[in-house]
A computed fold for a 350-nucleotide part of an RNA from uncultured Limnococcus sp., annotated as small-subunit ribosomal RNA, central domain. Taxonomically the source falls in Limnococcus (Bacteria, Cyanophyceae, Oscillatoriophycideae, Chroococcales). The RNAcentral record of the full RNA draws on ENA and SILVA.
Context: one part of a larger RNA
RNA sequence: UUGGGCGUAAAGCGUCCGCAGGUGGUGAGACAAGUCCGCCGUUAAAGACUGGAGCUUAACUCCGGAGAGGCGGUGGAAACUGUAGCACUAGAGACCGGUAGGGGUAGAGGGAAUUCCCAGUGUAGCGGUGAAAUGCGUAGAGAUUGGGAAGAACACCAGUGGCGAAGGCGCUCUACUGGGCCGGAACUGACACUAAGGGACGAAAGCUAGGGGAGCGAAAGGGAUUAGAUACCCCUGUAGUCCUAGCCGUAAACGAUGGAUACUAGGCGUAGGUUGUAUAGAAUCAAGCUGUGCCGUAGCUAACGCGUUAAGUAUCCCGCCUGGGGAGUACGCACGCAAGUGUGAAACUC
Repeated sequence: UUGGGCGUAAAGCGUCCGCAGGUGGUGAGACAAGUCCGCCGUUAAAGACUGGAGCUUAACUCCGGAGAGGCGGUGGAAACUGUAGCACUAGAGACCGGUAGGGGUAGAGGGAAUUCCCAGUGUAGCGGUGAAAUGCGUAGAGAUUGGGAAGAACACCAGUGGCGAAGGCGCUCUACUGGGCCGGAACUGACACUAAGGGACGAAAGCUAGGGGAGCGAAAGGGAUUAGAUACCCCUGUAGUCCUAGCCGUAAACGAUGGAUACUAGGCGUAGGUUGUAUAGAAUCAAGCUGUGCCGUAGCUAACGCGUUAAGUAUCCCGCCUGGGGAGUACGCACGCAAGUGUGAAACUC
């Protein structure tokens, strides 16, 4: 490279948007670039192939012949691709009416708990553990009652329940705001899918500046345990955890499963619309749509398992893999305040 692959063996970018590129719905004509057919020219000779001939044969040499393919020209075909217009509505979008939701941002409010402070009552212990000790306490702790302050998180509801592209999102209310789903149809008329580069978002930890600091708690100190104990257990406790503004750009960022479309048995749930049935109105029941679970047929799979939410059957586009170690290292470049991140080898070795 041709291939073969990517749930778990190596391999799906963390997620989305999107320029170029690739691919692309239905109908009737037109053109003829791709495509197909015929003919002509050319593709030197030698060599290769093939029919003969000559050296005793062969190697070797000589004579003759035929293409395939390429390029150019010319005459035709019009199914498919394409091109320029025309038309359509099943894809896509817009519109109207509903509807569920911890989707996002900002502001305001709330109660329980915890810690601390003040005061009352009250007296010798409290705390902690496997057992202890460090620690706190007669300068009155712990317990209990009342008052006050602070910060962080929001019990029950809560659910293989909901929303979001992913990261993620859970007290209540208000304002602004994104997306989805269902129904309607008198709108546009392929406007679509994917997406190298590029851009945006992106848990936790970490970084910069300014606040804040109740609880928890890397580091650190002490007490235990132990042969030792730079740990597990206990008492303290600084960064941090929280807020604002900026940076970082990584995770087992996982469904370890890229996106889109179509098709292919069923059964049992669950969430949200809609329509019908029922009703005084509901509940109920039925149907179809959208999401989310479990089981399972065919099929697939090395097996495990997957199985209309595919890992089945197909098409399109992107990303990635190619024995283990060396190594996600070195070097270079880019980004970053730094930490580092992205890209990413080779020698050597088995």